Notes: Model confidence (mean pLDDT): 81 of 100. Transfer RNA from a bacterium, 74 nucleotides, folded computationally. The sequence was found in a public genome assembly. Its Rfam family is "tRNA". The family's RNA type in Rfam is transfer RNA. Rfam links the family to the GO term triplet codon-amino acid adaptor activity. Rfam describes the family as follows. Transfer RNA (tRNA) molecules are approximately 80 nucleotides in length.

RNA sequence: GGGCAUAUAGCUCAGUUGGUUAGAGCACGACUCUUAUACAGUCGGGGUCGAUCGUACACAUCCAUCUAUGCCCA
Repeated sequence: GGGCAUAUAGCUCAGUUGGUUAGAGCACGACUCUUAUACAGUCGGGGUCGAUCGUACACAUCCAUCUAUGCCCA
């Protein structure tokens, strides 16, 4: 220098042909239970979906550029 893949909650990830509340598990907080802790159960908080731009009635999802990380080629 060229090519490919990935980026969504604190962590690990789902979300597939654009379509109407952005989710799961773990973690965290409160409560129930217990003498207390743990376990278990119930409820809850937490996200501008890596950035910018474009297309469209509507984009986490499609186009373009860039950033970070990983892999391959030279």